[in-house]
RNA sequence: GUCCUCGUAGCUUAACGGAUAAAGCGUUGGCCUCCGAAGCCAAAGACUAGAGGUUCGAUUCCUCUCGGGGACG
Numbered sequence: 001g002u003c004c005u006c007g008u009a010g011c012u013u014a015a016c017g018g019a020u021a022a023a024g025c026g027u028u029g030g031c032c033u034c035c036g037a038a039g040c041c042a043a044a045g046a047c048u049a050g051a052g053g054u055u056c057g058a059u060u061c062c063u064c065u066c067g068g069g070g071a072c073g
Stems, first nucleotide, its partner, number of pairs: 001072007010025004018056001027043005049065005
């Protein structure tokens, strides 16, 4: 330099182009308990790496940029 791939919550992952972006762990609160790190219930938390484009509608498709990983030279 060329090409491929990934980027969504604190972490790990979902989401045929269509509803208020879903779940596990974690966190917080409550219940239970002699207490609790176990169990049960509930809540908060991501405007999806950034900027454009296509579309009635984009996490999803296209372009560029940034960052991680890989292949080739």
A computed fold for a 73-nucleotide RNA from a Candidatus Sungiibacteriota bacterium, annotated as transfer RNA. Model confidence (mean pLDDT): 82 of 100. NCBI's taxonomy places the organism under Bacteria, Bacteria candidate phyla, Candidatus Sungiibacteriota. Rfam family: tRNA. By type it is a transfer RNA. Its family is annotated with triplet codon-amino acid adaptor activity in the Gene Ontology.